[in-house]
Context: one part of a larger RNA
RNA sequence: GGACGAACGCUGGCGGCGUGCCUAACACAUGCAAGUCGAACGGGACCGGGGGCAACUCCGGUUCAGUGGCGGACGGGUGCGUAACACGUGAGGAACAUGACUUUCGGCGGGGGAUAGCCGGCCCAACGGCCGGGUAAUACCGCGUACGACCCAAUGGAGACAUCUCCGCUGGGUGAAAGCAGCAAUGCACCGAAAGAGUGCCUCGCGGCCUAUCAGCUAGUUGGUGGGGUAAUGGCUCACCAAGGCGACGACGGGUAGCUGGUCUGAGAGGAUGGCCAGCCACAUUGGGACUGAGACACGGCCCAGACUCCUACGGGAGGCAGCAGUGGGGAAUAUUGCGCAAUGGGCGAAAGCCUGACGCAGCGACGCCGCGUGUGGGAUGAAGGCCUUAGGGUUGUAAAGCUCUUUCGCCCGCGACGAUGAUGACGGUAGCGGGAGAAGAAGCCCCGGCUAACUUCGUGCCAGCAGCCGCGGUAAUACGAAGGGGGCGAGCGUUGUUC
Numbered sequence: 001g002g003a004c005g006a007a008c009g010c011u012g013g014c015g016g017c018g019u020g021c022c023u024a025a026c027a028c029a030u031g032c033a034a035g036u037c038g039a040a041c042g043g044g045a046c047c048g049g050g051g052g053c054a055a056c057u058c059c060g061g062u063u064c065a066g067u068g069g070c071g072g073a074c075g076g077g078u079g080c081g082u083a084a085c086a087c088g089u090g091a092g093g094a095a096c097a098u099g100a101c102u103u104u105c106g107g108c109g110g111g112g113g114a115u116a117g118c119c120g121g122c123c124c125a126a127c128g129g130c131c132g133g134g135u136a137a138u139a140c141c142g143c144g145u146a147c148g149a150c151c152c153a154a155u156g157g158a159g160a161c162a163u164c165u166c167c168g169c170u171g172g173g174u175g176a177a178a179g180c181a182g183c184a185a186u187g188c189a190c191c192g193a194a195a196g197a198g199u200g201c202c203u204c205g206c207g208g209c210c211u212a213u214c215a216g217c218u219a220g221u222u223g224g225u226g227g228g229g230u231a232a233u234g235g236c237u238c239a240c241c242a243a244g245g246c247g248a249c250g251a252c253g254g255g256u257a258g259c260u261g262g263u264c265u266g267a268g269a270g271g272a273u274g275g276c277c278a279g280c281c282a283c284a285u286u287g288g289g290a291c292u293g294a295g296a297c298a299c300g301g302c303c304c305a306g307a308c309u310c311c312u313a314c315g316g317g318a319g320g321c322a323g324c325a326g327u328g329g330g331g332a333a334u335a336u337u338g339c340g341c342a343a344u345g346g347g348c349g350a351a352a353g354c355c356u357g358a359c360g361c362a363g364c365g366a367c368g369c370c371g372c373g374u375g376u377g378g379g380a381u382g383a384a385g386g387c388c389u390u391a392g393g394g395u396u397g398u399a400a401a402g403c404u405c406u407u408u409c410g411c412c413c414g415c416g417a418c419g420a421u422g423a424u425g426a427c428g429g430u431a432g433c434g435g436g437a438g439a440a441g442a443a444g445c446c447c448c449g450g451c452u453a454a455c456u457u458c459g460u461g462c463c464a465g466c467a468g469c470c471g472c473g474g475u476a477a478u479a480c481g482a483a484g485g486g487g488g489c490g491a492g493c494g495u496u497g498u499u500c
Base pairs, nucleotide, nucleotide: 001500002499003498004497006496007495008494009493010492013372014371015370016369017368018367019365020364021330026328027327028326030325031324032323035070036069037068040067041066043064044063045062046061047060048059049058050057051056077283078282079281087207088206089205090204091203092202093201096200097199098198101196102195103194104193105192106191107190109143111141112140118133119132120131121130122129123128149174150173151172152171153170155168156167157166158165159164179188180187181186209255210254211253216246217245218244221243222242223241224240225239226238227237228236258280259279260278261277262273263272264271265270285306286305287304288303289302308319309318310317311316336362338361339360340359344358345356346355347354348353375405377403385396386395387394388393409441411436412435413434414433415432419427444489445488446487447486448485449470450469451468455484456483457482458481459480465472466471
């Protein structure tokens, strides 16, 4: 000198764009943050319409929970853990998986038994639960069929990287499906298979912290055979066998830490760093576990255990803000319990649409960057006042006043968007435009001994104090305090901290 997610002191006019718990991954009141589909299904309540003398029945709508489907594995948060194939980069998978999407081929036949809801009864403080009856489906289960798929056997060809892979052919075995809407055409679904795209999983080379005041580490340990397990390879797991494997090119241990694109600095080499944004990883009160599912070992799912909080009729229950706001606490320190789904994106739906604290906006903070303003011209008897003085004067100083002009921003009035292809605008009566009044509403902070730009007077008297270093202060202090003057920067200026 630069930089900052900064803080503190003094000061503070406006706007744009950013940014804002770095500490206690401390505890959380309250509200919201993941639902949707009636064009899968039966029903309850209400409303309307039709038929009927009535009982009743049919149709349509609204709403409610339930069965069922898809989504809740995305999006959002945090950085505890992790020195690891976690990340980055480059390879490999002849060892793998894949819902929704795209392309292609083929199919969707015929049956069955249940069960929520509902009705009746019962237990219960609550959460909730039990028994009986009866009901539907794109829920569930057999059967038939199945080219290709999988398994077994025989066989032909091609290829490779050890185990092998690919393309055929024959025989046997196994495995499917669901309907809904529409007058219909048809559309959307459903099943099997192949391919693609994208995603995920696994393996390996290389790369990136400190410590030797950690020197030896290791028993599923290293390898083999065989079983199990997985989508799949593998000591992943188990039985048996062998005795291996790693290490001064730093094993093992300890400390610290999410990694990267990047960011800051620097001429570069390098050093430091990883907040916002983006990619990956890990976590969701602490620890463990699986279930469902294409996908989780699952933040707003389940089970168990621990701590904590709450309710209780004392028998037993409920909860998890490292989502958005907000509260207490900690701290030098970090915001609103706001508006809207108008846009973009996401979930569901045929659609209308519903949901969306993602997101779009608004609010607060000079926290940062950038832009603008606080006037312009002219004005000497160099007014008054202040300060200094050698008492003549000098300086503040064209500075002010008075004269002239202008109106950015702000204020008042009117019009009023883009963002929205047809409808739909939270922002917002905002931005912007036009008109009006009036210099009117808008300047401070630090410094002046040398480094370092800027000097005098008074006060004080090694006191009070200053100070980044050198050092000032003990009676004329340009170094303390005040004033006048000056220098620097300017809606900021200084200080502190960290880093280059």